A computed fold for an 85-nucleotide RNA from Candidatus Jacksonbacteria bacterium RIFCSPLOWO2_02_FULL_44_20, annotated as transfer RNA.
Its mean pLDDT, the model's own confidence on a scale to 100, is 82.
Its Rfam family is "tRNA".

[in-house]
């Protein structure tokens, strides 16, 4: 230089047009439970912005485009892994 596979919450991993800021683990964390504690079991657990608040907008590596709608499909970059030269 050339194929190819990825890149989503704090980790890790699923999802391949609408029911999806999104599922499951694990982590943290509050309950319950116990004399206390593990284990179990339940609730919460991403950012940024606007709002007293409720809540709402946007963000899936980045930036465009197809679409009535894009994590998801198409085009450019950027890392990162494997393979051919």
């Nucleotide at each position: 230089g050339g194929a190819g596979a990825g890149g989503u919450c704090g980790c890790a991993u699923a999802g391949a047009g609408g029911c999806c800021g999104a599922g499951u683990g694990c982590g943290c964390u509050c309950g319950c439970u116990u004399g206390g504690a593990a284990a179990g079991c339940g609730g919460g657990u991403a950012u940024a912005c606007c709002g007293c608040a409720a809540g709402g907008u946007a963000u899936c590596g980045c930036g465009g485009g197809u679409u009535c709608g894009a994590a998801u499909c198409c085009c450019g970059c950027c890392c990162u892994c494997u393979c051919c030269g």